Predicted 3D model of an 81-nucleotide RNA (c-di-GMP-I riboswitch aptamer) from an uncultured bacterium. The coordinates come from a structure-prediction model, not an experiment, and the mean pLDDT is 88.
RNA sequence: UGCCGAUAAAGCCAAACCAGGAGUAAUCCUGGGACGGAAAGCCAUGGGUCCUGCCUUCUGCAGGAUCGCCAGGUUGCCGAA
Numbered sequence: 001u002g003c004c005g006a007u008a009a010a011g012c013c014a015a016a017c018c019a020g021g022a023g024u025a026a027u028c029c030u031g032g033g034a035c036g037g038a039a040a041g042c043c044a045u046g047g048g049u050c051c052u053g054c055c056u057u058c059u060g061c062a063g064g065a066u067c068g069c070c071a072g073g074u075u076g077c078c079g080a081a
Base pairs, nucleotide, nucleotide: 004079005078012037013036017032018031019030020029021028022027035068041074042073043072045071046070047069048066049065050064051063052062053061054060
């Protein structure tokens, strides 16, 4: 350094829910709150799922959301076996 992930150390993030706000919606933001997480950091590239609109006969098409759905890319803390 790489792989890897400990009853190590320092820390980090924040589910559901509640309050306020944005959005037609999915959902997101802020605060509280912790279900959990070794990338639960970032990226919408592929797939999945969800929302809106169109066409609907099959077939789908366009836009959007979700990275804490899966895969992939990329960056990072520590150093036991």